[in-house]
The prediction has a mean pLDDT of 84.
This is a predicted structure of a 1379-nucleotide RNA (small-subunit ribosomal RNA) from a metagenome.

RNA sequence: AGCAGGGCGUCAGUGGCGAACGGGUUAGUAACACGUAGCUUACCAACCCCGAAGUGGGGCAUAGCUGAUCGAAAGAUCAGGUAAUUCCCCAUAGUCCCCGAGAGCAAUCGAGGGGUAAAGCCGAAAGGCGCUUCGGGAUGGGUCUGCGGCCUAUCAGCUAGUUGGUAGGGUAACGGCCUACCAAGGCUAUGACGGGUAGGGGAAGUGAGAGCUUGUUCCCCAACAAUGGCACUGAGACAUGGGCUAUACUCCUACGGGAGGCAGCAGUCGAGAAUAUUGGUCAAUGGGGGAAACCCUGAACCAGCGACGCCGCGUGUUUGAAGAAGCCCUUCGGGGUGUAAAAAACUUUUCUGGAGGAGAAACCUUCGGGUGAUAGUACUCCAGGAAUAAGGGGGUGCAAAUUCUGUGCCAGCAGCCGCGGUAAUACAGAACCCCCAAGCGUUAUCCGGAUUUAUUGGGCGUGAAGGGUCCGUAGGCGGCCCGCCAAGUUUUCCGUUAAAUUUCCAGGGCUCAACCUUGGAACGGCGGAAAAAACUGGCGGGAUAGAGGACGUCAGAGGCUGAUGGAACGCUCGGUGUAGUGGUGAAAUCCGUUGAUAUCGAGCGGAACACCAAAAGCGAAGGCAUUCAGCUGGGGCGAUCCUGACGCUGAGGGACGAAAGCGUGGGGAGCAAAAAGGAUUAGAUACCCUUGUAGUCCACGCCCUAAACGAUGGACACUGGCUGCCUGUAGUGUCGACCCUACAGGUGGCGAAGCUUACGCGUUAAGUGUCCCGCCUGGGAAGUACGGCCGCAAGGCUAAAACUCAAAGGAAUAGACGGGGGCUCACACAAGCGGUGGACCAUGUGGCUUAAUUCGACGAUAAACGAGGAACCUUACCAGGGCUUGACAAGCUAACGAAACCCUUCCGAAAGGUUGGGCUACCCACAAGGACGUUAGCCCAGGUGCUGCAUGGUUGUCGUCAGCAGGUGUCAUGAGACGCUCCCUUAAAUGGGGAAACCUGCGCAACCCUUGCCCUAUGUUUUAUCUGUCAUAGGGGACUGCCGUAGACAGUACGGAGGAAGGCGAGGAUGACGCCAAAUCAGCAUGGCCCUUUGAUGCUCUGGGCUGCACACGUGGUACAAUGGGACCGACAAUGGGUUGCAAAGUCGAAAGGCGAAGCUAAUCCCAUCAAACGGUCUCUCAGUUCGGAUUGAGGUCUGCAACUCGACCUCAUGAAGCUGGGAUCGCUAGUAAUCGCCAAUCAGCUAUGUGGCGAUGAAUACGUUCCUGAGCCUUGUACUCACCGCCCGUCACGCCAAGCGAGCUGGGAACAGCCGAAGUGCCCCUUUUUGGGGAACUACGCUGGGUUCAGUAAGAGAGGCGAAGUCGUAACAAGGCA
Repeated sequence: AGCAGGGCGUCAGUGGCGAACGGGUUAGUAACACGUAGCUUACCAACCCCGAAGUGGGGCAUAGCUGAUCGAAAGAUCAGGUAAUUCCCCAUAGUCCCCGAGAGCAAUCGAGGGGUAAAGCCGAAAGGCGCUUCGGGAUGGGUCUGCGGCCUAUCAGCUAGUUGGUAGGGUAACGGCCUACCAAGGCUAUGACGGGUAGGGGAAGUGAGAGCUUGUUCCCCAACAAUGGCACUGAGACAUGGGCUAUACUCCUACGGGAGGCAGCAGUCGAGAAUAUUGGUCAAUGGGGGAAACCCUGAACCAGCGACGCCGCGUGUUUGAAGAAGCCCUUCGGGGUGUAAAAAACUUUUCUGGAGGAGAAACCUUCGGGUGAUAGUACUCCAGGAAUAAGGGGGUGCAAAUUCUGUGCCAGCAGCCGCGGUAAUACAGAACCCCCAAGCGUUAUCCGGAUUUAUUGGGCGUGAAGGGUCCGUAGGCGGCCCGCCAAGUUUUCCGUUAAAUUUCCAGGGCUCAACCUUGGAACGGCGGAAAAAACUGGCGGGAUAGAGGACGUCAGAGGCUGAUGGAACGCUCGGUGUAGUGGUGAAAUCCGUUGAUAUCGAGCGGAACACCAAAAGCGAAGGCAUUCAGCUGGGGCGAUCCUGACGCUGAGGGACGAAAGCGUGGGGAGCAAAAAGGAUUAGAUACCCUUGUAGUCCACGCCCUAAACGAUGGACACUGGCUGCCUGUAGUGUCGACCCUACAGGUGGCGAAGCUUACGCGUUAAGUGUCCCGCCUGGGAAGUACGGCCGCAAGGCUAAAACUCAAAGGAAUAGACGGGGGCUCACACAAGCGGUGGACCAUGUGGCUUAAUUCGACGAUAAACGAGGAACCUUACCAGGGCUUGACAAGCUAACGAAACCCUUCCGAAAGGUUGGGCUACCCACAAGGACGUUAGCCCAGGUGCUGCAUGGUUGUCGUCAGCAGGUGUCAUGAGACGCUCCCUUAAAUGGGGAAACCUGCGCAACCCUUGCCCUAUGUUUUAUCUGUCAUAGGGGACUGCCGUAGACAGUACGGAGGAAGGCGAGGAUGACGCCAAAUCAGCAUGGCCCUUUGAUGCUCUGGGCUGCACACGUGGUACAAUGGGACCGACAAUGGGUUGCAAAGUCGAAAGGCGAAGCUAAUCCCAUCAAACGGUCUCUCAGUUCGGAUUGAGGUCUGCAACUCGACCUCAUGAAGCUGGGAUCGCUAGUAAUCGCCAAUCAGCUAUGUGGCGAUGAAUACGUUCCUGAGCCUUGUACUCACCGCCCGUCACGCCAAGCGAGCUGGGAACAGCCGAAGUGCCCCUUUUUGGGGAACUACGCUGGGUUCAGUAAGAGAGGCGAAGUCGUAACAAGGCA
C1' cells in the first nucleotide's frame, strides 16, 4: 500500500411518519359562507387510550450502484444485478363483510353458505418498540335542518336536471350528486329572478338608552395561493414553499428546448398624504420526527425604528423690590411683563461617571458537569453638579382670553355668520392674555348634539305633506256571554351562548399607573321541562245593542231616454219709413240711398232656460235647473218582525271623473282661441272697438288632468251651549191648517272647555281616544332627465342625480308705501289781486377762460346764500422779492446791552437789511439779582392743509304740524298692543261722554313782549300858563260772563245785547320725539392724519386776481305809458342815528359840493324843508312818443397813501331793447295784497335795485273740497324695511360648470348559440397484459355570431345652474295701474 470486518462522520438513495399543522391574505362569496339552536337509524378517522384475538409459510421486483447512449442545460433512455417494517401469493380467523331460509305490523332478529389479515427490529435475557383484525372511548371532521343579519321594484315574473317518482351508477355517507325512463311540476309582493355592494361572528367606536357606524390588532369559522381547469397520493387535499395542463408575465438558452410563482419573515421597486430591521435566539412556550440524545421550526421569545396610542415622571424648591434693565401701552401722572429675572440658600427625581448585578429554570448528562437570545438590561449603592430637558394653538360672536403699530375691498383671513374701501380687539407684526402641555394644532372618517327618519320619540287647513272620488282583493284591526286548547303572554327550573373583551365584586404582580393576572357575578338570545289561564289567538256553543233585510211613508236641479213651451237672438220674405246707424275715454275700421238703424206682420234655425231662487235641495266626487211622461240609483223618518257579527279600512286592481283637447259623422243662432282690420302707445304681436275660424251643441270612441279646495282621507265612540234654514214623525190644538213643543236626519252662523306657532277650529273638530289607508323630511335644478307602462296625438303615471345656495317658507307685529277706502286740515286747489318766465340793467350760480379767476353751499331745505358792504387791507388764490425759535404763547440755559422810544444815512417796488445821533433806569455801598430787549441754543410755535362719513357746538327742513314718550296695570308664547281707538267738539292729544285702563312728562294753550280802550301816578321835553293829544311806570278790561236757539241738556256751535275790542282781538318771541351719515373742520372748539433748518402747506411785502365772457339758470330793479309823463303851487308820518360824530344859520356854485361854524353825549341840537304817492292848475294826445332810460362821449365833486384794472355822485350831450311777455310758474284772506316814500346796520368811500325796520294810501275774492300739492287720524292690501327713487321677471349678449340627448368610436361584465378541444377521469375496442395503441363522451382556454348590460369618449343640437355695476322691455308684489 492493497483486501476483509467493526465504529464514527458526510453525500445520494430506499422505506416510515410529517408535509392537509403552523404562518399569510380577504380576491371571490348574499351562500347552510357565518352565528345560534338542533339532527345524523344516511357518515368517516392516521397518531393517542381501553378491551378481545392474532403475528405461520412462501415468492416476484425495484432505487441507489455498474456499463452504455442522447442533450447546451433541465433531464431522459436502454442493459445488468441488489436490500428492507417496499410489494405479492398461500394458510388460519371472529362479535368483520356479502348472500340469506325463516320470524315479526314494523324496527329488527336470524339457521346456513361464501369472502377478507399481518413485519419485523433492538436486546445476552427479561423485556421493549412495532404490525394485523374487530369493538369501544377521546378528539377532529363530513352532511342535513329551524331561525337571524345589506341596498335596489327605474329588476315582476323565474325555472328542463328544472320539481317529483322508478331503476341503476357513484360516495365515508343521504340526496338529481350523475344517468335512463315516466309524470308536469317547483319558486314568487312575507319580494322569486336580476343588478349593485360585501368575507361572517366574538366584538370595536359612539350614545342616557333605543340605536347608528365599523369588522384593524387578539380569538373562532370560511375562502384563496400568478390566472383558469384537472386529478394523483393519502386517515385527511383537489394540496401556498406537491404534480399535469392551458393562458399571461419574468428569466436561462447552443434556438432544438427549459425554469419560476413572497396574500411566509426580512428586504427591493412602484403607486401614494402615509406605515418599520435583508437583526438575535431556539433560553422559555408550542409544533413535527425520533426509543432517546438530538435535529428542524422568520411559529414563538427578544432586540431595532416610529410621541402612532395609553400611563407615569421631569425640566427644579424656598427666599427675593411698592418693583432693576429691556420691551409694550399711556390720559404723560403712570401702568404692564412681574417674584418673573438677577442675587442668596437648598435638593438631586432625571442625567453623567464608577461598582455590584438579577428573576424568568427547568431540562440534559458520560454524573465530572453543561445550557439565558434578551443583557452587563431591570434593579441596588457611591460620587458629581441646577446641572441634560418647552412647545403648540388661540384671543369679533358661537367660545376662555385685548391693546398698539403697519396695511387701506390691497395684501390677506374664514368652521358658520362674516372681517378688510385711513382710527381693523377679525389681515400682518409686536406686547400682553387664554387653553393644553411632551405635546399642540390641521385634515379625513364614524357616532353624538339631531325628537333633523321620531319603536322609545315627529308630522300632513295655511310651513314639505290627504290619493280627484267611490267599489272592492290580499292584508291589518274588530262588539256581548259560556266552555275547551295553550300558539302569543307570564313565572320557576335545566342546558347552552368557547376563551378573550366590556361592566361590577374580591384579590395578586410590575416602585405607582397604564398594563398583566386569579376567582366570582351579570343583562340579553336560542332550545328544553313544569305551571298559570286574566288578556290576544284557535275551536265549539249561545244571544242581539253593530250591520243587513221585510213593511209603511216622505223630500229632492240624483241618473238615463223621449216629448214639449215661451222670451230673447239671428236669418229670410213682405209692409211703413229716411239718413244715418253702430261703437268708444274720444274715435275709427265696419253697416247703410242696391234703402240700413227704427217699427209691424209671417216663416225658419240653433243654443240656453229669466221670474220662482234661498247661507235652499240632491249626488261618492266630477256635477245637476223650462215643463211632462217612462225606466232607474241612493237617502230620511215610523212601528213591529226576521238574519245573527254577516263589521271597519283597504296595498295592488276595477269603475266614474269639470274644462280644454283628439278621432268619425252630424249640427252651427249666439259667443269666441287663432287670424284680419281700426284705435291706443316710444313700441302694443295686449288691454278697447269692428269682424271672425276651430270650438262651444248631438251620437259613438278616446284623453284622465284642475286652486278635482273645506287647500281638512275613511269608520266608530265620547265631550257645555245659543240661534237660523231644509226634511220627516209624534204631541197639544184646529172644521182643516199655520204657530208652538219634542225626537231624528241634513245644512249654516256665533261661541264653553280643549287644541293650535299664530290665524283660527270648536258635537259637520283642526278637541279626547281606537283602527286602517295615503303622503312628507331645506330651497333650486324638477314633477325635469333616463328607463318602464298607458295614449292616435297632445301628453299622462311612476320618478332621480350631478351641480348650486344659506337660505326658501308659514303666521302674526311695528312701520313705510298704494294710479286702496273713510274722516279732517293748509293761499293746497277753486274765486280774486299783483307778479316771474319775453326786454335792459344789477346781483348770485353753473360753464368757459385764466398764472390765479381762493373756498364752501346744489330739488323742496344751494344760487342779493356764508358776505350787515373784495380799489390796498380784508384775502384764504396767483407771480415775484424776502424771513426761519419764526408775525403770535410759555419756559430753561448762556452771552451782550439798559431797554423802549424819537430823529436820521444808504440800497430797495416794498418787506427787509444797514448807518449815525438823542434820551435816560428798579432794588441797591459794589457784586449778585428782578423786569425788559437783542443774539445763540433747547423743549416748541404756526397751518383758512385733509377728513362735517371720527366729533362738540350751532343751524336748515318736515312744521307752530299735533303729535312724541314714559310709569303702573291689563291682554298676548312673543314681537307688541291698550292707554293715544270710538262718538261729539276744537286752531289744538282743546274739551266732554263712553271704554282695561288710571296717571305722568315733552309739545298745544297760558305765563313774556308790542299794539288797540280806560284809569292812576309822575312830568325832562312841548307851551306864556293851566292842561295832557304825548312820554314813562303801574293797574283795569274779555270770562261764552248775559240772553235766545240747537245739542247727549255735557263740551260746545250759531245768533243777539252791551262793549274800544267777542268767542285765540291783532302781531311777535317761543320749534316736542325725531328724519335727511342734511349743512358747517373756513366763525369757534376738537380726535386722527399730513407740512415744517430750506425752494414750508408757516410768516411777510409789492403787484395782480376774487369784477375776467360765446352762453345757461336763480333772485331783484326799471319799464313798456294817459289810473300816465313833465312843470308850478299846496298838505299830511313813523321808526331810527349822531362826539375820530350829526352838523344848523349864513354864504359860494346850475348841481354834486365848498366855506363856515352856532348847537347837541340828545323828547332840548342836527340828519330833516321831516317824505312820497296825494290834492289843485297848466301841458303832452297814443307816437317807440315830452313813454323808457340802457349805452356812450365830455366836464366836474367827494372819500381815500392810491379810484387804470376797479368807487360813488353831479352837469351837459347821446338816447338802445322794450308796445304786457309761449309752455310753465310764484306770493297774498285785512290794515293783508298792491302802490308810495323814510330810516338804520355794515361802512374812509361805495358798486344797496340787497337786507332789517318804519310809517302813508289802501282793495278784490273765498260757491266749495271733485281735482293738483303737502299734512294728521282710523282702516285695508303688501313678495317693501337702504322702506315705491322699493322689490322684481323673462329673452338676448359674454364667461365658467355639471348633467341628459347625440351620427358614431372604444373598453369591460354576465349569459346564449355554434366551432375547436389541452391535461385529466371513468367507459369501449385492440394488444407484446403494460409506464402500450386507438376511439367516442365530458371539459378549461381559445375562436365566431347576434343580442344584453355597465362605463369612457365625440361633431352637433337643446335645456339648467352660477357669474359688483351689459341690452330690451315691465310680467308679479298696492285694485301693481287689464285682480